[in-house]
RNA sequence: AUCAGCCAAAUAGCGCCGGAACCCUCCGCAGGAGGGUUGACGAGGUGAGGGAUCUCGAAGUAUUCGGCGGGUGACCUCCGGCUUCUCGGCAGCCGAAAACGGCGGGACAAAGGGUCGGCAGUAAUGCCGCCACAAUACCGUCAGGCCGGGCCCGACAA
Repeated sequence: AUCAGCCAAAUAGCGCCGGAACCCUCCGCAGGAGGGUUGACGAGGUGAGGGAUCUCGAAGUAUUCGGCGGGUGACCUCCGGCUUCUCGGCAGCCGAAAACGGCGGGACAAAGGGUCGGCAGUAAUGCCGCCACAAUACCGUCAGGCCGGGCCCGACAA
């Protein structure tokens, strides 16, 4: 260095629960007490600092309610890169993969959910199975199309 095996990690649409809903037990049953369950489905996403009201779509007629904590998005400032050419100014676009942005189509097995089956639980419910079945997005991915994608003045030194 390579190969094989084992272990761990692979972290943020994430975690939590005093409201609420639901389940179980008990009581002196318009109610109360105790215990429990649920409480956001995946995609994408981090230069540094800051404050704040934090992306995209899926499902669903709905607790994906309500609240708390956090937070990779956006904004502002700074730093850095790019926009043909050394440096500077301004402007725009980006983040060390740093010239890409916009629009409209095409292709591509998202997950939850549905159906089927299994495990745990008295139950609410949780978990597992695309080497079970058929599906479903976007500012996602891929290949292409169209449109747009630098100006200015100055300096040759800082």